[in-house]
RNA sequence: GGCCCCGUGGUCAAGAGGUUAAGACAUCGCCCUUUCACGGCGGAGACAUGGGUUCGAUUCCCGUCGGGGUCA
Numbered sequence: 001g002g003c004c005c006c007g008u009g010g011u012c013a014a015g016a017g018g019u020u021a022a023g024a025c026a027u028c029g030c031c032c033u034u035u036c037a038c039g040g041c042g043g044a045g046a047c048a049u050g051g052g053u054u055c056g057a058u059u060c061c062c063g064u065c066g067g068g069g070u071c072a
Base pairs, nucleotide, nucleotide: 001071002070003069004068005067006066007065010025011024012023018055027043028042029041030040031039048064049063050062051061052060
C1' cells in the first nucleotide's frame, strides 16, 4: 500500500429504515438484614466522526479516524 471485518453507557451486548435504543454486569439511592453479603424496587448513563440518500438514518452509501485479520 491492496482487500475483508468491526466501532452502540464504565464493560459485554441486541437493535439492520419510523414507535421509549432492549438486556446483563458494574455504579448510585431506597427497602430487607443486628451488620456485610444475597435478594427486591428505582435512578443516572451510549449510537467514533464529516458528508450524502430518504418525508424520516444507530441502521443504507462515500470519505476520515481507530482496532483486528489477510496478501505483498

Background: A computed fold for a 72-nucleotide RNA from an uncultured Clostridia bacterium, annotated as transfer RNA. It matches the Rfam family "tRNA". It is annotated as a transfer RNA.